[in-house]
RNA sequence: AGUUCGAAACCGCUCAAUCCCCGGACUGCCCGGGGAGCGGGGGACCCAGGAUGUGGGGCGAGUCGCCGAUCUCGGCGUAGCGCAUCUUUCAGCGCGAGCCCGUCAGCUAACCCCGUAGGCCGACGAAAGAGGACAC
Repeated sequence: AGUUCGAAACCGCUCAAUCCCCGGACUGCCCGGGGAGCGGGGGACCCAGGAUGUGGGGCGAGUCGCCGAUCUCGGCGUAGCGCAUCUUUCAGCGCGAGCCCGUCAGCUAACCCCGUAGGCCGACGAAAGAGGACAC
């Protein structure tokens, strides 16, 4: 310097969106079904509430204010949210959207229904605390 074997550690982000089984297809994170886990909605008594067009409501961090435009666009902020174990603080960098139900839904035990996608190329800042692993 190279090769082989073994062990341990590490093996990105957002999101609920991961894992297992069966069948079919065929190599596509594919199609269908079932289950576990995770997530969401509806739905009593009691309680709360007093509605009924400027309709109302749900998922989500994604609300609200001001200004400029005028054809719903742009800018500056902001509640809030994210950034490779976990928590807090500081610093830095970002987001602050979109979609859905369809005249209808407060909470809500039993019960019922639904989703489990998509999009990125990120990262090796500091301090304190907690936990774990490895080596000696």
Background: A computed fold for a 136-nucleotide RNA from Paraconexibacter algicola, annotated as c-di-AMP riboswitch aptamer (ydaO/yuaA leader). The RNAcentral record of the sequence draws on Rfam. Its mean pLDDT, the model's own confidence on a scale to 100, is 77. Its Rfam family is "c-di-AMP riboswitch aptamer (ydaO/yuaA leader)". Gene Ontology terms of the family: cyclic-di-AMP binding and regulation of gene expression.